[in-house]
Context: one part of a larger RNA
RNA sequence: CUGGGCGUAAAGCGCGCGUAGGCGGCAAGAUAAGUCAGAUGUGAAAUCCCUCGGCUCAACCGAGGAACUGCAUUUGAAACUGUCCCGCUCGAGUACGGGAGAGGGAAGCGGAAUUCCCAGUGUAGAGGUGAAAUUCGUAGAUAUUGGGAGGAACACCAGCGGCGAAGGCGGCUUCCUGGACCGAUACUGACGCUGAGGCGCGAAAGCGUGGGGAGCAAACAGGAUUAGAUACCCUGGUAGUCCACGCCGUAAACGAUGGGCACUAGAUGUCGCGGGUACCAACCCCUGCGGUGUCGUAGCUAACGCGUUAAGUGCCCCGCCUGGGGAGUACGGCCGCAAGGCUAAAACUC
Numbered sequence: 001c002u003g004g005g006c007g008u009a010a011a012g013c014g015c016g017c018g019u020a021g022g023c024g025g026c027a028a029g030a031u032a033a034g035u036c037a038g039a040u041g042u043g044a045a046a047u048c049c050c051u052c053g054g055c056u057c058a059a060c061c062g063a064g065g066a067a068c069u070g071c072a073u074u075u076g077a078a079a080c081u082g083u084c085c086c087g088c089u090c091g092a093g094u095a096c097g098g099g100a101g102a103g104g105g106a107a108g109c110g111g112a113a114u115u116c117c118c119a120g121u122g123u124a125g126a127g128g129u130g131a132a133a134u135u136c137g138u139a140g141a142u143a144u145u146g147g148g149a150g151g152a153a154c155a156c157c158a159g160c161g162g163c164g165a166a167g168g169c170g171g172c173u174u175c176c177u178g179g180a181c182c183g184a185u186a187c188u189g190a191c192g193c194u195g196a197g198g199c200g201c202g203a204a205a206g207c208g209u210g211g212g213g214a215g216c217a218a219a220c221a222g223g224a225u226u227a228g229a230u231a232c233c234c235u236g237g238u239a240g241u242c243c244a245c246g247c248c249g250u251a252a253a254c255g256a257u258g259g260g261c262a263c264u265a266g267a268u269g270u271c272g273c274g275g276g277u278a279c280c281a282a283c284c285c286c287u288g289c290g291g292u293g294u295c296g297u298a299g300c301u302a303a304c305g306c307g308u309u310a311a312g313u314g315c316c317c318c319g320c321c322u323g324g325g326g327a328g329u330a331c332g333g334c335c336g337c338a339a340g341g342c343u344a345a346a347a348c349u350c
Stems, first nucleotide, its partner, number of pairs: 003322004007304002012318001014201004021194003025088002029084003033081002035077008049065006091191001092188004096183003103177007110154001115149007125136002162169002206247006215241002220236004258317006266295011299306002323350003332343004
């Protein structure tokens, strides 16, 4: 390289937007680049193959033939691909009417709780643990009542529920804003899929500047435990956690499962929208579409398991893997304030 693979054995980029490229619906016409057929020319010799011959055979050598799977020119074919042109509506999209949602951004508001401060009541303990001690308390703690301050998070509702591309999103109200779904028509007319590079988003921790700081809490200190205890437990406690702006760009960023389209038994729950049945009606029953779960047929799988939300059956595009260690390291490059990130070997060794 060919190939075989990528849920758990090595392997799906954390996620999206999109450039080049690759691939691309139905019908008609044209063309003849790809494609197919014929002809002509060429395709040196040697080699390979076939036949015959020469060395006693063979290797070797000689002669003839075939072949040289290619290229060029030319004559045709027109199914498929390409190109041009003309159409179509089922792919894709637009308009209209609906309802659902912790989707995103900003501002404001609310109650419970913790802590602190002030005041009242009240008195000797409180706290903490396996048991204790450090700690707090007669300068009045803990408990309890009233008032105040401040920060952070939003009990119940809450769901195997919903939304989002992923990360993720949960008190209430308002404003701005993205997407999906359902319904019925009209319109555009392949406008599509994927996506190397590129660009953007991206939990937590961490970094820069400024603010904020109630609770929690790396580091740190003390008390215990222990043979020791740089831990687990306890009392404290600083960064941080919060906000604004700017970086970082990682993760068991997981469904450890890239995206799109089509096809292939069902059963049962649930969420959103619709149709039918029913005297109205919550509801029930039948049914359509979209989502989200469980079980399961065929099939697949090394097994586990997957199974219309496929890991089944196919097609298109991208990414990635190629024995373990060395190593996601060194070096170089690019990025970063730094921490470090991305790209990524070899010697050696089993």
This is a predicted structure of a 350-nucleotide part of an RNA (small-subunit ribosomal RNA, central domain) from a metagenome. The coordinates come from a structure-prediction model, not an experiment, and the mean pLDDT is 89. The RNAcentral record of the full RNA draws on SILVA. It matches the Rfam family "Bacterial small subunit ribosomal RNA".